[in-house]
RNA sequence: GCCGGUGUAGCUCAGUGGCAGAGCAUUUUCUUGGUAAGAAAAAGGUCGGGAGUUCAAUCCUCCCCACCGGCU
Numbered sequence: 001g002c003c004g005g006u007g008u009a010g011c012u013c014a015g016u017g018g019c020a021g022a023g024c025a026u027u028u029u030c031u032u033g034g035u036a037a038g039a040a041a042a043a044g045g046u047c048g049g050g051a052g053u054u055c056a057a058u059c060c061u062c063c064c065c066a067c068c069g070g071c072u
Base pairs, nucleotide, nucleotide: 001071002070003069004068005067006066007065010024011023012022013021018055026042027041028040029039030038048064049063050062051061052060
């Protein structure tokens, strides 16, 4: 230099053109004589950044950034 992949909650990851989710973690409550375990609820997101297409973009297209892999 060229090609490909990944980027979504604190962490690990789903998701699909039409309200953004799960597990773990956090907080509160219940349960117990008290812990652990268990149950219920809550909070937590500019979906890496920008532009475009579309009535509508996390999703499609382009550029950029970071990381990973391959080729030379």
This is a predicted structure of a 72-nucleotide RNA (transfer RNA) from Candidatus Harrisonbacteria bacterium RIFCSPHIGHO2_12_FULL_48_16. Rfam family: tRNA. Rfam classes the family as a transfer RNA.